[in-house]
Context: one part of a larger RNA
RNA sequence: UUGGGCGUAAAGCGCGCGUAGGCGGUUUGGUAAGUUGGGUGUGAAAGCCCUGGGCUCAACCCAGGAAGUGCACCCAAAACCACCAAACUUGAAUCUCGGAGGGGGCCAGAGAAUUCCCGGUGUAGAGGUGAAAUUCGUAGAUAUCGGGAGGAAUACCAGUGGCGAAGGCGCUGGCCUGGACGAUGAUUGACGCUGAGGUGCGAAAGCGUGGGGAGCGAACAGGAUUAGAUACCCUGGUAGUCCACGCCGUAAACGAUGAGUGCUAGUCGGUGGGAGAUUUAACCCUCUCAUUGACGUAGCUAACGCGUUAAGCACUCCGCCUGGGAAGUACGGUCGCAGGACUAAAACUC
Numbered sequence: 001u002u003g004g005g006c007g008u009a010a011a012g013c014g015c016g017c018g019u020a021g022g023c024g025g026u027u028u029g030g031u032a033a034g035u036u037g038g039g040u041g042u043g044a045a046a047g048c049c050c051u052g053g054g055c056u057c058a059a060c061c062c063a064g065g066a067a068g069u070g071c072a073c074c075c076a077a078a079a080c081c082a083c084c085a086a087a088c089u090u091g092a093a094u095c096u097c098g099g100a101g102g103g104g105g106c107c108a109g110a111g112a113a114u115u116c117c118c119g120g121u122g123u124a125g126a127g128g129u130g131a132a133a134u135u136c137g138u139a140g141a142u143a144u145c146g147g148g149a150g151g152a153a154u155a156c157c158a159g160u161g162g163c164g165a166a167g168g169c170g171c172u173g174g175c176c177u178g179g180a181c182g183a184u185g186a187u188u189g190a191c192g193c194u195g196a197g198g199u200g201c202g203a204a205a206g207c208g209u210g211g212g213g214a215g216c217g218a219a220c221a222g223g224a225u226u227a228g229a230u231a232c233c234c235u236g237g238u239a240g241u242c243c244a245c246g247c248c249g250u251a252a253a254c255g256a257u258g259a260g261u262g263c264u265a266g267u268c269g270g271u272g273g274g275a276g277a278u279u280u281a282a283c284c285c286u287c288u289c290a291u292u293g294a295c296g297u298a299g300c301u302a303a304c305g306c307g308u309u310a311a312g313c314a315c316u317c318c319g320c321c322u323g324g325g326a327a328g329u330a331c332g333g334u335c336g337c338a339g340g341a342c343u344a345a346a347a348c349u350c
Stems, first nucleotide, its partner, number of pairs: 004321003007304002012318001014201004021194003025088007034080001035077008049065006091191001092188004096183003103177007110154001115149007125136002162169002206247006215241002220236004258317006266295011299306002323350003332343004
C1' cells in the first nucleotide's frame, strides 16, 4: 500500500459557521463526455505460451501460430452517471397562529448571611481541636440589641426537571435579542448533506491596563502532629476570586461514543405541545409530535455492555489510529506580552 479499525485495548478535531471539493429526491424528452458491445489500425524483434523441426537427448537453437492489460479511430446501445430542456412535492426553507424555557446582552432593584465601623446592655473569657496551641479579650472581647458601610453569592422552590452548538446558564423587574417545538393551511420548488483550508465561540487557571476587595484563599508566617512533616488539622494571610477592556486557547472540553439520512420488537416513567372522547368546566382516559430517562427483543460486542437517543442494518462526507519507551519531546515554522499553544520527528532502546 491493499486492507482493518476509532465507548473502555492506539484512534472522533472542545464546539459552531462556512469556501473549495466529495455526495445528492421524483417524472419525461434530448445529447452521448464517462460506461457497454462490435469493427479496423497499432501494440518492433527477441522472450513467455502452443504446434512442428535441428544438434544422439536435454539445455540451446530454428520455423510457424497464438497471445498482448493498453492507445487511436469508426459504428452501435442509452439502463446508470453526466450535461441540456421541461415538470413535480415527499427533502429543505419561508409565511400565519400558539405556548414552554437558569439561552444571550444591558440597566435597575430586593432580602437573608458573613465581615468591619458607631452606640447601648453586660463580664471574663472567647475561639479552635482528636487533644491542644498559635490567635482575640479588662485599652472591655465572645454574647445580645439598635444604627451604618461595603463586597460577593442568590437558601427553600430544585427535580437522571428546563435551555444552549459546545464551553455553560439559577433572586426580582424592565429593555434589546438568538434558537428549538407544536398546529393549520399556504408559498418557493432540490434551493440539500458533509466540509480540507479558513473563520468565530470556547470552563478554570494565567497575563496586560485601570478599578474593586466582604467572605474564601495558592504563596507565605506561625501553632500542632510526626522519627521527619517543605503535608493532611488549626490561627493568620498576599496574589487571585469580582468589574471594564484586551490577551491566552487549554481540560477526564466525557456520552472518553463526529455530522447527516433511511430502516429494524416492546414495556414503564419525566418535560413541552396538539388532537379525540367525556364533562358545565378542569382532571382522568385514548392517540400523536418533539425532547429526556430506566429496562429490554432481534442483532452487535473480546468481554463489559449497547440496544428506535445503537455500540444493530446500510449509504454519504469529514477527522483520526498503525507496538512500548524516547515524546506530544528536539529542530524548524506559525501564533502569543509572557507562561506557553499548534504543527511534529529521529538516533537509541525493549